RNA sequence: ACACGACAAGGGCAAAACCAUUGAAAAAUGGUGACGCAAAGCUUCAGGGGCUAAGUUUUUUAAUAAGCCAGCCAGUUAUCGAA
Numbered sequence: 001a002c003a004c005g006a007c008a009a010g011g012g013c014a015a016a017a018c019c020a021u022u023g024a025a026a027a028a029u030g031g032u033g034a035c036g037c038a039a040a041g042c043u044u045c046a047g048g049g050g051c052u053a054a055g056u057u058u059u060u061u062a063a064u065a066a067g068c069c070a071g072c073c074a075g076u077u078a079u080c081g082a083a
Base pairs, nucleotide, nucleotide: 004081005080012037013036017032018031019030020029021028022027035071041076042075043074047073048072049069050068051067055064056063057062
């Protein structure tokens, strides 16, 4: 240095639910709250996958993302140093 991840050290983040706000929705932001997380840090015009369907198309069913999810894979950066 890379890999790896301890009944280690310093710590960090914050699921669901509830309240408020924004949004057509998915969902996001803030507060409360902790299910958990060794990247649950960052990144969607690197990539894959998923969600919603305002608008558009369609006789109807339905289809469709430039919207959304990184706590789904993933890319990238990073604390510590036992085995």
A computed fold for an 83-nucleotide RNA from Salibacterium salarium, annotated as c-di-GMP-I riboswitch aptamer. RNAcentral holds the sequence, with entries from Rfam. Taxonomically the source falls in Salibacterium (Bacteria, Bacillati, Bacilli, Caryophanales). The prediction has a mean pLDDT of 87.